[in-house]
RNA sequence: ACGGCCUUGGUCCAGUGGCUAGGAUCUCGGCCUUCCAAGCCGAUGGCCCGGGUUCAAAUCCCGGAGGCCGUA
Numbered sequence: 001a002c003g004g005c006c007u008u009g010g011u012c013c014a015g016u017g018g019c020u021a022g023g024a025u026c027u028c029g030g031c032c033u034u035c036c037a038a039g040c041c042g043a044u045g046g047c048c049c050g051g052g053u054u055c056a057a058a059u060c061c062c063g064g065a066g067g068c069c070g071u072a
Base pairs, nucleotide, nucleotide: 001071002070003069004068005067006066007065010025011024012023013022018055027043028042029041030040031039048064049063050062051061052060
């Protein structure tokens, strides 16, 4: 320099046009328990950035940033 893949809460993962963006874990609160742990219920918190297409974009397209891999 070129090519491929990836980027979704603090962490890990699902979701490939119309979902209230879902699950696990962490944190906080409640229930239970003599207390703790476990268990149950609830809350907080997220689509890497900019533009485009579309009635509608986390999802498709273009550009950028970061990471991994490969070729030279």
Transfer RNA from Candidatus Terrarchaeum hikurangii, 72 nucleotides, folded computationally.
Rfam family: tRNA. Rfam classes the family as a transfer RNA.